[in-house]
The part of an RNA shown here (small-subunit ribosomal RNA, 5' domain) has 556 nucleotides and comes from Microheliella maris.
Its mean pLDDT, the model's own confidence on a scale to 100, is 81.
Context: one part of a larger RNA
RNA sequence: UAUGCUUGUCUCAAAGAUUAAGCCAUGCAUGUCUAAGUAUAAGCAAUUAUACAGCGAAACUGCGAAUGGCUCAUUAAAUCAGUUAUAGUUUAUUUGAUGGUACCUUACUACAUGGAUAACCGUAGUAACUCUAGAGCUAAUACAUGCGUCUAUACCCGACUUUGGAAGGGUUGUAUUUAUUAGAUUCAAAACCAACAUAAUGGUGAAUCAUAGUAACUUUUCGAAUCGCAUGCUUCGGCGGCGAUGCUUCAUUCAAAUUUCUGCCCUAUCAACUUUCGAUGGUAGGAUAGAGGCCUACCAUGGUGAUCACGGGUAACGGGGAAUUAGGGUUCGAUUCCGGAGAGGGAGCCUGAGAGACGGCUACCACAUCCAAGGAAGGCAGCAGGCGCGCAAAUUACCCAAACCCGGAACAGGGAGGUAGUGACAAGAAAUAACAACACAGGGCCAAUGGUCUUGUGAUUGGAAUGAGAACAAUUUAAAUCCCUUAUCGAGUAUCCAUUGGAGGGCAAGUCUGGUGCCAGCAGCCGCGGUAAUUCCAGCUCCAAUAGCGUAUACU
Numbered sequence: 001u002a003u004g005c006u007u008g009u010c011u012c013a014a015a016g017a018u019u020a021a022g023c024c025a026u027g028c029a030u031g032u033c034u035a036a037g038u039a040u041a042a043g044c045a046a047u048u049a050u051a052c053a054g055c056g057a058a059a060c061u062g063c064g065a066a067u068g069g070c071u072c073a074u075u076a077a078a079u080c081a082g083u084u085a086u087a088g089u090u091u092a093u094u095u096g097a098u099g100g101u102a103c104c105u106u107a108c109u110a111c112a113u114g115g116a117u118a119a120c121c122g123u124a125g126u127a128a129c130u131c132u133a134g135a136g137c138u139a140a141u142a143c144a145u146g147c148g149u150c151u152a153u154a155c156c157c158g159a160c161u162u163u164g165g166a167a168g169g170g171u172u173g174u175a176u177u178u179a180u181u182a183g184a185u186u187c188a189a190a191a192c193c194a195a196c197a198u199a200a201u202g203g204u205g206a207a208u209c210a211u212a213g214u215a216a217c218u219u220u221u222c223g224a225a226u227c228g229c230a231u232g233c234u235u236c237g238g239c240g241g242c243g244a245u246g247c248u249u250c251a252u253u254c255a256a257a258u259u260u261c262u263g264c265c266c267u268a269u270c271a272a273c274u275u276u277c278g279a280u281g282g283u284a285g286g287a288u289a290g291a292g293g294c295c296u297a298c299c300a301u302g303g304u305g306a307u308c309a310c311g312g313g314u315a316a317c318g319g320g321g322a323a324u325u326a327g328g329g330u331u332c333g334a335u336u337c338c339g340g341a342g343a344g345g346g347a348g349c350c351u352g353a354g355a356g357a358c359g360g361c362u363a364c365c366a367c368a369u370c371c372a373a374g375g376a377a378g379g380c381a382g383c384a385g386g387c388g389c390g391c392a393a394a395u396u397a398c399c400c401a402a403a404c405c406c407g408g409a410a411c412a413g414g415g416a417g418g419u420a421g422u423g424a425c426a427a428g429a430a431a432u433a434a435c436a437a438c439a440c441a442g443g444g445c446c447a448a449u450g451g452u453c454u455u456g457u458g459a460u461u462g463g464a465a466u467g468a469g470a471a472c473a474a475u476u477u478a479a480a481u482c483c484c485u486u487a488u489c490g491a492g493u494a495u496c497c498a499u500u501g502g503a504g505g506g507c508a509a510g511u512c513u514g515g516u517g518c519c520a521g522c523a524g525c526c527g528c529g530g531u532a533a534u535u536c537c538a539g540c541u542c543c544a545a546u547a548g549c550g551u552a553u554a555c556u
Base pairs, nucleotide, nucleotide: 001552002551003550004549005548009429010428011427015422016389022387023386024385026384027383028382031063032062037060038059043055044054061408070342071341072340080263081262082261085258086257089256090255095251096250097249099247109225113144114143120136123133124132125131154171155170156169157168160165173222175218177216178215179214180213181212182211202209224245226244227243228242229241232239233238265313266312267311272304273303274302279301280300281299282298283297284296285295286294317339318338319337321332322331323330324329344365345364347362348361349360367378369376370375395420397419398418399417404414405413435462436461437460438458439457440456441455442454443453444452445451446450467496469489470488471486473485499545500544501543502542503541504526505525510540512539513538514537515536521528522527
């Protein structure tokens, strides 16, 4: 693990892994709105509401859908474990910082710019789909466009110049790409110039680091035309508060991706393997978020192996762990936690911060559904459920109440998850009687015809006590159930009846009775059975474990 017989109570609880990562009808499992993006619903509700104002279907828009759940087919230095690194990279979100420079030239939108589109309304097509077309409107934090606010400094060009200077013009935010400069600190000698006694530099073990400057570069990134709630001061010009949402860069967080060292089962009836088509290394480029033969070009000829390479097998996902064990070990680990891989098989890709995603798309292969035959739709190794397979495995139930996750969200959603149902997988507690009297049978002690204490037997008698079960009620709970409580019923053959295996030995327990007669059968092994069977089939009695016990198999 399966199975046979049996089964009263309470708690706890595994459960289609093994065989077919075989196939699936149906239903559900991912959606989401605050005061705070968009409402003219021909929607509701009305009344402080004749621009709107409350609630609000739909739709646009934003976010999520890369988490979770399932399974273990692949996979043997691969995964994985412990241990390193990223000075070799990306990172939506969270949290903390950060942002004055835009126009290029003057009668100009900055008290606010442009054009669409859905929902809606109507006209249509198809047998059919979460299919669409044409006409008519209308929004934005959708898609576009695009001003303004204060200086100062520095640099470049430079008309004129008495070589002292200079009117004037241009550039100067951030991001991108390239080049360049600074980003100090060890020691000594000589020469030259000048003559003053004056000086700044973050961080690391380590940088071509951070940071700053200059010159250019760009299909020029960002620098808010957004929303809500209160309304306060005022010199009537205006100045203002608290939030929400959004953007740039840096850090942070959540991660991710590579990466250092060491470690794995059986096999030599696998001894050589790799390199044309990258095998090992170099240089350069490409690709990538980034290092790298990752790919390409050109070179070199390397790299591994009896310390078992390479190949084959595995009824092999790895580990934390489990069983057993004096110690050493041996066997197991599909399975709730961590990591990996996969969604019928391969392959490719879009979107996105994140996927080579499958409850996304596109092909091919294999299956397979509807059809009016033209076409259309599909992926349960999610939860239930069905078929098949088999020795082998549960309900097409209820709920978001808990703990969490997700969303614009205190409100919605969640077969994640919880709760019941099935459930002798395992595991724990523990009823099926207790007591007394009487009778009888023993035993100990004593002062011994008896007394006292004690053990048992009894279809003898007696009252007491209890739950199993039934059940008002409350409790429990999202609602229930169960448990724990509890009125009222509920025990004498207390029929409210304990079983499963055995009784020759191993091995606890019969030389009892009937049947059978080397037959039927038992028996793990030795053996039993041929007419007195301690072993078969039965009755009686007894033994073992006991709500469990037997059998088969695997392992220690």
The source organism's lineage runs through Eukaryota and Microheliella.